[in-house]
RNA sequence: GGGCAGUUAGUUCAGUUGGUUAGAACGCUUCCUUGACAUGGAAGAGGUCAGAGGUUCGACUCCUCUACUGCCCA
Numbered sequence: 001g002g003g004c005a006g007u008u009a010g011u012u013c014a015g016u017u018g019g020u021u022a023g024a025a026c027g028c029u030u031c032c033u034u035g036a037c038a039u040g041g042a043a044g045a046g047g048u049c050a051g052a053g054g055u056u057c058g059a060c061u062c063c064u065c066u067a068c069u070g071c072c073c074a
Base pairs, nucleotide, nucleotide: 001073002072003071004070005069006068007067010026011025012024013023019057028044029043030042031041032040050066051065052064053063054062
C1' cells in the first nucleotide's frame, strides 16, 4: 500500500432483507429479606448505536468518506 471482518449500556453481546417505544446477561444504585454478610426477591439509573455526509416520508440497518481494532496479501 491492497483486501476482508468488526465498532450498539461500565463489560460480554443480540437486534429477523429500513417502519411506531433500542434490548438481554453480568455489573451498579435503592428497597425487602438477615443480628450482620451472602443468596434470593422488587424497583431504578445508565446509550449523541465509533464520527461526518448522503439516499429515503422514515436509517443501528442502505451508500460514501474518516478513525480505531483484528486477520490475510504484498
The RNA shown here (transfer RNA) has 74 nucleotides and comes from a Candidatus Omnitrophota bacterium.
Its Rfam family is "tRNA". Rfam describes the family as follows. Transfer RNA (tRNA) molecules are approximately 80 nucleotides in length. By type it is a transfer RNA.
The sequence was found in a public genome assembly.